Predicted 3D model of a 335-nucleotide part of an RNA (large-subunit ribosomal RNA, domain IV) from Turritopsis sp. SK-2016. The source organism's lineage runs through Eukaryota, Metazoa, Filifera, Oceaniidae and Turritopsis.
Context: one part of a larger RNA
């Protein structure tokens, strides 16, 4: 030096992306226990006391014995929960409510799932799902069922837009398929006509052209956002500035409401002001100039919970100043 433990002067996170590791805590019993709450809980909150043994008694259950509870007095030790085993706490705050589930082998999460909400479909041989088909699941169910699709407890709530896409009703008009085949053209030829080799051409066959009639569907009118979506610009204006409750005008389908915000979102930004610290590009509290938040691709709060992400403080302590000794195995030397 590796690994794997073990103690440490004084300091006690100055280390370090972080207190990573390590200490520290610790049982049992009493006494006590804050914000805050969904009145369950937070809570083993916190914070503090006590504990072996020996004698000789008290009290309660029915004597005895156990047990619980208490009075007096002793003993040993450095220390009596003597060993081992066996919560570090505390304050803000973000995300997700919660318990759970996941990248078998670099991610356990704020990610998935939830219960609870909402829309939609489907009357049953049910939607819908597998299969070419029988046929089977749905379901031996029956709209208080069943598919599907978003959201995610709970609490107060969920504005405005229906142009354009999708869905849903309409069914006048307009387009419009195969199908129908009116009439037209074009070949072909009995036969007529003729300047003797042209011209015409019924019927029937065929080739092609295509009037008419012809459903949805699309165009068309109208509904719909917890359907996909989407939610504006300039100028001016008040009796200090400074702003702008007001006005004016242009576009638009409507121009963002409540509610929160330098946010898991904020370019400029370490924004400005506050706390915290001797000193803070992290934190938390306001501010609103939101490059670019916003209402079930849910807002915005929320007790309890979390091997969750930031910040603190207190206890601790070779993490560290600043490194040093044992103990083991091993590298190593030498034999």
């Nucleotide at each position: 030096c590796u690994u794997a433990g073990g103690u440490g002067a004084a300091g006690g996170a100055a280390c370090u992306c972080g207190g990573c590791a390590a200490a520290a805590u610790g049982a049992c019993a009493c006494c006590g226990u804050a914000a805050c709450u969904u009145c369950g809980g937070g809570a083993g909150a916190a914070g503090g006391u006590g504990u072996a043994c020996c004698u000789a008694g008290a009290u309660a259950u029915u004597u005895a014995u156990c047990u619980a509870u208490u009075u007096a007095g002793g003993u040993u030790u450095c220390a009596a929960a003597a060993a081992a085993u066996u919560g570090g706490u505390a304050g803000c705050u973000g995300c997700g409510a919660c318990u759970g589930u996941u990248u078998a082998u670099u991610a356990a999460a704020a990610a998935c799932a939830c219960a609870g909400c909402a829309c939609u479909c489907u009357g049953c041989u049910a939607a819908c799902u597998u299969g070419c088909a029988a046929a089977a699941g749905g379901a031996u169910g029956u709209a208080u069922a069943g598919g599907g699709u978003g959201u995610g407890a709970c609490g107060c709530c969920u504005g405005c837009c229906c142009g354009g896409u999708g869905c849903c009703g309409g069914a006048a008009g307009g387009u419009u398929a195969a199908u129908u085949g009116a009439g037209g053209a074009g070949g072909u030829u009995a036969g007529a006509a003729u300047u003797a080799u042209u011209u015409c051409g019924a019927a029937g066959c065929u080739u092609u052209u295509g009037a008419u009639a012809g459903a949805a569907g699309c165009c068309c009118c109208g509904g719909u956002g917890a359907a996909c979506g989407g939610c504006g610009g300039c100028c001016g204006u008040a009796a200090c500035u400074a702003u702008a409750a007001c006005g004016g005008u242009c576009c638009u389908a409507a121009g963002g409401u409540a509610g929160c915000g330098a946010a898991a979102u904020u370019c400029c930004u370490u924004g400005u002001c506050g706390g915290g610290u001797a000193a803070g590009u992290u934190c938390c509290g306001a501010c609103c100039u939101g490059c670019a938040c916003g209402a079930a691709u849910g807002g915005c709060g929320u007790a309890a919970c979390g091997a969750u992400g930031g910040c603190u403080a207190c206890a601790c302590u070779g993490u560290c100043u600043c490194c040093a000794c044992c103990u083991a195995a091993g590298a190593c030397u030498c034999a």
RNAcentral holds the full RNA, with entries from SILVA. Rfam family: Bacterial large subunit ribosomal RNA. Gene Ontology terms of the family: structural constituent of ribosome and ribosome.